This is a predicted complex of two RNAs, RNase P RNA and transfer RNA, with 457 nucleotides together. The prediction has a mean pLDDT of 79. Rfam match: Bacterial RNase P class A. It is annotated as a ribozyme. Rfam links the family to the GO terms dimeric ribonuclease P complex, ribonuclease P activity and tRNA processing.
RNA sequence: GCAGGAGGCCGGGCGGUCGCUGCCGGAAGAAGAACCGGCAGAGGAAAGUCCGGGCCCCACAGGGCAGGGCGCUGGGUAACACCCAGGUCCCGUAAGGGACGGAAAGUGCCACAGAGAACAGACCGCCGGACGGUCUGGUCCGGUAAGGGUGAAACGGUGGGGUAAGAGCCCACCGCCUUCUCCGGCAACGGAGAGGGGCACGGUAAACCCCGCCCGGGGCAAGGCCAAAUAGGGAGGCGUCCCGGCAUCAGUCCGGGUAAGGGUUGCCCGCCCGAUGCCUCCGGGUAGGCCGCUUGAGGCACCGGGUAACCGGUGUCCCAGAUGAAUGACCGCCGCCCCGAUUAAAUCGGGGUAACAGAACCCGGCUUACGAGCCUCCUGCGGUG
RNA sequence: AGGGACGUAGCUCAGGGGGAGAGCACUUGCUUGACGCGCAAGGGGUCGGCGGUUCAAAUCCGCCCGUCCCUA
Numbered sequence: 001g002c003a004g005g006a007g008g009c010c011g012g013g014c015g016g017u018c019g020c021u022g023c024c025g026g027a028a029g030a031a032g033a034a035c036c037g038g039c040a041g042a043g044g045a046a047a048g049u050c051c052g053g054g055c056c057c058c059a060c061a062g063g064g065c066a067g068g069g070c071g072c073u074g075g076g077u078a079a080c081a082c083c084c085a086g087g088u089c090c091c092g093u094a095a096g097g098g099a100c101g102g103a104a105a106g107u108g109c110c111a112c113a114g115a116g117a118a119c120a121g122a123c124c125g126c127c128g129g130a131c132g133g134u135c136u137g138g139u140c141c142g143g144u145a146a147g148g149g150u151g152a153a154a155c156g157g158u159g160g161g162g163u164a165a166g167a168g169c170c171c172a173c174c175g176c177c178u179u180c181u182c183c184g185g186c187a188a189c190g191g192a193g194a195g196g197g198g199c200a201c202g203g204u205a206a207a208c209c210c211c212g213c214c215c216g217g218g219g220c221a222a223g224g225c226c227a228a229a230u231a232g233g234g235a236g237g238c239g240u241c242c243c244g245g246c247a248u249c250a251g252u253c254c255g256g257g258u259a260a261g262g263g264u265u266g267c268c269c270g271c272c273c274g275a276u277g278c279c280u281c282c283g284g285g286u287a288g289g290c291c292g293c294u295u296g297a298g299g300c301a302c303c304g305g306g307u308a309a310c311c312g313g314u315g316u317c318c319c320a321g322a323u324g325a326a327u328g329a330c331c332g333c334c335g336c337c338c339c340g341a342u343u344a345a346a347u348c349g350g351g352g353u354a355a356c357a358g359a360a361c362c363c364g365g366c367u368u369a370c371g372a373g374c375c376u377c378c379u380g381c382g383g384u385g
Numbered sequence: 386a387g388g389g390a391c392g393u394a395g396c397u398c399a400g401g402g403g404g405a406g407a408g409c410a411c412u413u414g415c416u417u418g419a420c421g422c423g424c425a426a427g428g429g430g431u432c433g434g435c436g437g438u439u440c441a442a443a444u445c446c447g448c449c450c451g452u453c454c455c456u457a
Base pairs, nucleotide, nucleotide: 001381002380003379004378005377006376007375008374009373010371012334013333014332015331016330017329018328020041021040022039023038024037025036026035043356047367048366050365051364052363053362054361055219056218057217058216067215068214069213070212071211072086073085074084075083076082087100088099089098090097091096101210102209106208107207108204109203110202123148124147125144126143127142128141129140130139131138156174157173158172159171160170161169175199176197177196178195179194180193181192182191183190184189223291224290225289226288233282234281235280236279237278238277241257242256243255244254245253261273262272263271264270298317299316300315301314302313303312304311305310335353336352337351338350339349340348341347386456387455388454389453390452391451392450395409396408397407398406403440411427412426413425414424415423433449434448435447436446437445
């Protein structure tokens, strides 16, 4: 220098002007609004809502079924599908990365190709025999899984013996299965040794399933409090009358009158409504308001324990709480980055300062989105000294 | 806040592990004086995107994107 691997930081600072939200104080005021002053005011993901918890309500002796989730080992944690450390296998020259119960409990599936696809299989080939009788790539019967060919996958590998040709048929080595012992490790597992077995056990559980562990349901619109208008519910009081009509009838239908009563700004008159009922009280609930609401498995610093995740102690700080929903716009200086001038440092000039996105009960994670920007460590190859 | 369904050809939809299909539409030819109907043939697909499981993925699993619906 090129190519690559792993991890981390940051998401600007100060000041000014005009606005927005909340809290505190002042003056005024019955109170509120408005006014003046001060303080505070989005994120690393506030996002997706994919997991796990806190909190609240309901249910609940205990257990089970169904359903769902998780799955090597040990640790961390309030908990987890998260994190840390380790193990085995796989990928990579390496730095590093990925996967993770059980396929000898049972069932299912394995297309096409191929002779044969699960305790398989003679298409070609090889070998033996028979037929045939010089025809030729002949026909039939049998043996054979060493070779060819098909496939993602063909029922251990290499070598030797053996055989008609072959084959764990036999032997040696390697691999595999099983039993046991010792050593290291908490464990997963690793290392060493002895005995037995010619070899059984293809793949798939992000197919059904089996084993082990975990999970009661709902969600701040949880839940609690205060509480209009209207219409229901309950109790009490007042009123429930007269005339006419409808081919007949009238407490009931239609029309008219008047009373109690109601409306018309408080009162009177007037007007309107009116036997539909009207008035008072109580209760539930709605609109609306308040609480829940932000001090919490909290942040920062130091010390201690631990390989680490993390835990403990001490000190210190208070850091958004809106509800159709505030947190914005502009300017100056500094910081950061890029370009140019310059031998270098310094200095000067110009430019850029973004993107993703926005709290809505609160935390711990995961995932996804984003780059104005920055840093550290490591690996391989090449060059120069 | 909680929950469900869907995305496959231009359109409407089947297919739920082994050849990507149907109807309508489109193109060409035949038929007709011409058009339509009809007949015959043909073209057209990132199966929403990315990753994983598997010999093999439209189908199974995870993440993301989009559309529609339900409850309070």